[in-house]
Model confidence (mean pLDDT): 76 of 100.
This is a predicted structure of a 341-nucleotide RNA (Bacterial RNase P class A) from Eubacterium sp.
It is recorded under the gene name rnpB.
It matches the Rfam family "Bacterial RNase P class A". The family's RNA type in Rfam is ribozyme.
This record gives sequence, structure tokens and C1' cells, in this order.
RNA sequence: CGAGCAGAACAGGUAAUCGCGGCCGGGGAUUAUCCCCGGGUGAGGAAAGUCCGGGCUUCACAGGGCAGGAUGCCGGAUAACGUCCGGUAGAGGCGACUCUCAGGCCAGUGCAACAGAGAAUAACCGCCACCUCAGGGUGGUAAGGGUGAAAAGGCGAGGUAAGAGCUCACCGCUUCCAUGGUAACAUGUAAGGCUGUGUAAACCCCAUCCGAAGCAAGACCAAGUCGAGGCAAUAUGGCUGCCCGUCAUGCCUCAGGUAGGUUGCUUGAAUCAGGCGGUAACGUCUGAUCUAGAUAGAUGAUUACCCACGACAUAACCCGGCUUAUAGUUCUGCUCGUUUU
Repeated sequence: CGAGCAGAACAGGUAAUCGCGGCCGGGGAUUAUCCCCGGGUGAGGAAAGUCCGGGCUUCACAGGGCAGGAUGCCGGAUAACGUCCGGUAGAGGCGACUCUCAGGCCAGUGCAACAGAGAAUAACCGCCACCUCAGGGUGGUAAGGGUGAAAAGGCGAGGUAAGAGCUCACCGCUUCCAUGGUAACAUGUAAGGCUGUGUAAACCCCAUCCGAAGCAAGACCAAGUCGAGGCAAUAUGGCUGCCCGUCAUGCCUCAGGUAGGUUGCUUGAAUCAGGCGGUAACGUCUGAUCUAGAUAGAUGAUUACCCACGACAUAACCCGGCUUAUAGUUCUGCUCGUUUU
């Protein structure tokens, strides 16, 4: 200097004028309302998706079972998770690093088209032996060839009529033991049958976990209305997809009225800084800060300058993640290559 890998931050800024929402303080008036002044504050890194997990509310005083669903190597973090951190195994990359369809096929049942002799009853070509009317037949073989995604572990030597783990050495696989590690697992010795594929994001088995509905949940106030019919305590309705169980005393259908206001509604498993512990995720202690609560829905407009010349895009109960979209700028660490010293 170039090419990469991993992580983090920002997401236009400054000034002036006018204009919006809410809170606090003060003042005025025609006082359940309105106006004026001052102070503070007011849309994201994803607010998106609604994909997971919870907090909270109700069922409800709260359970058991079945069905159904989710996760799936080991150990930790967390309120919890399918998230995160660390490690192991396998795969990719020269590497920094990245990815995971990572429990079980020896519990069972399926599926593997076509091709091929044969895909759980193995013989097409070939090789060998014997017979022969010289066309061919009988027997042996699974090393070579072919088909296929996959064909009776691989390579080398011996052996054989020709061959074959038939035998041997080295790998591979399985098992026992030893060492290290909390563990997944790794290393090593010994023994062994020399062993017929893949697929569980196929059905399934095993282990662990999961109640349902949702802020339009709920609670309170105000206003307003004429009713009709049906079923019933050995019944009806809710929890619930089903059963047991449990709670309530009315429930269902048609018609009519009100549909307004307050609350839930923002102080949080909160944020920031520092100390301590931990490889880390994170935990703990001390201190500081208060940062939208709209409800037809508030952030805007103009001017001047700077600039990266503005992408993806605007909260609706809240929080922890994941996934997706994204103009551009800055910073940190690491890897590879080239050149110079």
C1' cells in the first nucleotide's frame, strides 16, 4: 500500500423567526371552560415483521390426565426463550474466521423413481475348471468391467484352478481398560467380528419444556331503553381441543337503546459512569439521571452557513431477543499478499 475477517458508534449539524403535544410554576377571566407568561421535555437502529420469550389483566381458589406443540452435542448466563457466552465434533476457507439438516436406524414400520443381474433370496459381461455335435452346456467365483446418488470397508503383500479378510501388516469400525477433562470428547494400549447402503426438516422412539385468551385485556363513572319467546338445580353456563375436577346462578334467540368520559398509560427484570468477581455472556456494589403517552392521532415551515448532499423509514400496554431493509461516515483488533528499511 492492497485485499479480507470480526466488532462498535453515528443516522445530518449550528443559529434565528413563526407554529404543534404533554407536564410543572405563576397570572387573568365570562371559572366542570378559556387565555397569557416562564421552565423542562417530545419518534428508531431497526419504531418494521408479529417470529419466539416474558411482565401485566381476566378466567380463578387452583389442580390432574390425554391430545397437540416446541427444543435436541456439552457446560454456563438469564425473569424466560427456539436467545446469548464458552467449549467439543463435523464441514468450508491459505488464514483471520464462518456454518450445523449436532439424541436414536442394534425398538419397530416405511421410502429410495429410472437404470442395473441385483437395492435385504445378488450374477449381465468377464475369470477359472470340466464336457462338447465346436453352436454351446454344467459347476465355481464376486477380485476386474458396466448401471446407478448409493452395490458384500480401503490400500499393499501372500495364497488360490480362478478369486474372496481366505491369511497377514497398516488404516477404518466396534468393544474393554488406562490417562486428561465437570462434561460433550481427546489420546493411548489390548482384543475382536473381519462387518451389506442411505434417509428420522420420513412415521416413530427417547429426554426436557409448554393452561387459555389478550390493553379492542380489565376497572370505574355518567347517560339511556319499550320488550317478546324458549330451556332449566339429577339443569345451564365458564375454565377447555377432550375427560376428571372446579367455579357461578341463571343461560340462549330475536328486537330496541347507549356507544361519552376517567383509568389501565409509563419509575422500568430502566439508562449512564466507576469499583469488584468472571475467559465471556453476565452478576454485584456505589453514585448520578428521569427521557412521548397521542386517541382521527403531536416533531412542522422559512432563511443563512457547514456537510457525509441523506438511505431504510415514524411509538399506540411494556420489556428481552431473533429476522428482514438500509445512502453514507468514523473507530478498534486480527489475517493474507506485495514493496522498502